[in-house]
RNA sequence: CUCUUGUGCCCGGGGUCGGUGAAAUCCCGAACCGGCGGUGAAAGUCCGCGAGCGGCCUCGACGGGGCCGCCGACUUGGUGGAAUUCCAAGACCGACGGUCAAAGUCCGGAUGGGAGGAGCACGCU
Numbered sequence: 001c002u003c004u005u006g007u008g009c010c011c012g013g014g015g016u017c018g019g020u021g022a023a024a025u026c027c028c029g030a031a032c033c034g035g036c037g038g039u040g041a042a043a044g045u046c047c048g049c050g051a052g053c054g055g056c057c058u059c060g061a062c063g064g065g066g067c068c069g070c071c072g073a074c075u076u077g078g079u080g081g082a083a084u085u086c087c088a089a090g091a092c093c094g095a096c097g098g099u100c101a102a103a104g105u106c107c108g109g110a111u112g113g114g115a116g117g118a119g120c121a122c123g124c125u
Base pairs, nucleotide, nucleotide: 003123005121006120007119009117010116016030017029018028019027031105032104033094034093035049036048037047038046044092045091052070053069054068055067056066057065058064059063074090075089076088077087078086096108097107098106
């Protein structure tokens, strides 16, 4: 330095003003936000992963593990050797359950899970 195993730790942002109304932080107008790895140069919209939903299998087992399926959204121009990643402009997207009324932003599952991150320890080369 690389790899294996173990181990604890860390790891998601955003609703305010006005309007309508009996009632809305849910509708309308304006506002605000962007997990993780990768990619010739920096990404919510490229490639993949996680979260979420549905199903199946399995394990000294009421909590774990594995597999399959579903799973959102970008264009134009500029710079450059290289950018759907930067700059300019204009767009677009956002699980499930709840709610006096429809939610990316409120409440809840969640003091959860998790991609992953930087460590530590043992061992091997």